[in-house]
Context: one part of a larger RNA
């Protein structure tokens, strides 16, 4: 100087407390461990691994296994040599890859015969093989915590200290006062994006108040530029004003005004560093290793196994509910190898025809929680696992191993031990909608979008993590 203390002081955080809803029990989905296997490819392992890399494992992917093949190679570069130019078809073996034979054409050659778009040779090639403890780049975490440092000066023999401490204050090393310090940098804040209000400009594919036409109905039509909305510009919030306290910084107020009030709400933004943290399998790269194989091609299998253990989820155990009928209101997205109106067929998944749209125009598209009726507390009209049968679609191909439809079947489960997780407001809870990758799909996942919409916070004694000052130390 740090680190540590079941030392002290001050302070903060869904850290506790106060509440709401979950997990832990059941079934299933998914990941992991273990076991099994010819192989169940590899990585990630307290917090910071475990719906993670993977934002799509039937083949491919694919790296694994079994078997069958190839060897300058499936692809590529350079150099040299050869060539004036010049490749198709068919048969056989085979799972394919590959191998082999024949014919025709062409080239060279008197011919026999040899060769064919490129070929030969040489050097490179190739490796998801090892090392993340040789590395770059990128990332997690402490933590969006308020810290981390420098120049000059001063103090100290020196390591170092001071500044950065003290008194207040703040979300903040934020600001004020004081001060052997005076200044500065990286962080904080602000500048950026979205959102909440108003004005203005512009009206098409959006809108329809007033006018006219028109319909079973409809901005459907003429028209309009008001409104909604779209997207450019501008204004607005600064403790600016008032009151109280205070030297100041600032704090308080069911203060005013205002759409918004004290960082308005959300996002992006992550200091010096820590964990020899993660990644050589995204990529790059040093070293080591393989080179008729640790490279490469192909078929089939495996990554989907299953006594079990754990994590993360979905669906439930019902009446704030199930079922049936009826009927409103979103936002944000996607669409030409596509989204498909509409009509017809089918109980349905879907099929056949057909129309519009490269989209504020057409379309996916039905929003769902809502209302009424019924059921009357049961393992039930709860719950839907599992299994049987018949089908649909995608795709060369759904046996291993896809999703969906219909009929039948109808397990467990009656609110879950110890323990444990999330959340402070348009939040939790609950309800549906969309997108990415994608032929299809294991999605209940991930990422977004809106609808309905709470309870509670006395407080900081305690648990956990963190910040500042101080104290002790046999630790570095």
């Nucleotide at each position: 100087u740090g680190a540590c203390g079941g030392g002290g002081g001050c302070c903060c955080g869904c850290a506790c407390a106060a509440g709401c809803g979950g997990a832990g029990g059941a079934g299933c989905a998914u990941g992991u461990g273990g076991u099994u296997u010819a192989a169940u490819u590899c990585g990630a392992u307290g917090a910071u691994a475990c719906g993670c890399g993977a934002g799509g494992a039937a083949c491919c992917u694919u790296a694994c296994c079994u078997g069958g093949g190839c060897u300058u190679g499936a692809a590529c570069g350079u150099a040299u040599g050869g060539g004036g130019a010049a490749u198709a078809a068919u048969g056989c073996c085979g799972a394919a890859a590959g191998g082999u034979a024949u014919u025709a054409g062409c080239c060279a050659g008197c011919a026999a015969u040899g060769g064919c778009u490129c070929u030969a040779u040489a050097c490179g090639a190739g490796g998801u093989g090892c090392u993340g403890c040789a590395u770059g780049g990128u990332u997690g975490u402490c933590g969006u915590c308020a810290g981390c440092u420098c120049g000059u000066g001063c103090c100290g023999u020196g390591a170092g200290g001071u500044g950065u401490c003290g008194g207040g204050u703040u979300a903040a090393g934020u600001c004020c006062c004081a001060u052997a310090a005076c200044g500065a940098g990286c962080g904080c804040a602000a500048c950026c994006c979205c959102u909440a209000u108003u004005c203005u400009u512009a009206g098409u594919u959006a809108c329809c108040a007033g006018c006219a036409c028109g319909u079973a109905a409809a901005g459907g039509u003429g028209g309009g530029g008001a409104c909604u909305c779209u997207a450019g510009g501008a204004a607005a919030a600064c403790u600016g004003c008032c009151u109280a306290c205070g030297c100041a910084a600032g704090u308080a107020g069911u203060g005013a005004g205002g759409a918004a009030g004290g960082u308005g709400g959300g996002g992006a933004u992550g200091a010096c560093g820590u964990c020899a943290a993660a990644u050589c399998a995204g990529c790059a790269c040093g070293g080591c290793c393989c080179u008729u194989a640790u490279g490469u091609c192909c078929a089939g299998g495996g990554c989907u196994a299953c006594a079990c253990a754990c994590g993360u989820g979905c669906u439930a155990c019902a009446a704030u509910g199930g079922c049936a009928a009826c009927u409103a209101c979103a936002g944000a997205g996607g669409g030409u190898c596509g989204c498909u109106a509409c009509u017809u067929g089918g109980c349905a998944a879907c099929a056949a025809g057909a129309u519009g749209c490269u989209a504020a125009u057409c379309u996916c598209a039905a929003a769902a929680a809502g209302u009424u009726g019924u059921c009357u507390c049961a393992g039930u009209u709860c719950g839907g696992a599992u299994u049987g049968a018949a089908g649909u679609c995608u795709g060369c191909a759904a046996c291993u191993c896809g999703a969906c439809u219909u009929c039948a079947u109808g397990a467990a489960g009656u609110u879950g031990g110890a323990u444990u997780c999330g959340c402070u407001a348009g939040u939790a809870a609950u309800c549906g909608c969309g997108u990415a990758a994608c032929a299809g799909c294991a999605a209940u996942g991930a990422c977004g979008c809106g609808g309905u919409g709470a309870a509670u916070a006395c407080g900081u004694u305690c648990c956990c993590g963190g910040g500042c000052c101080u104290u002790g130390u046999a630790c570095a």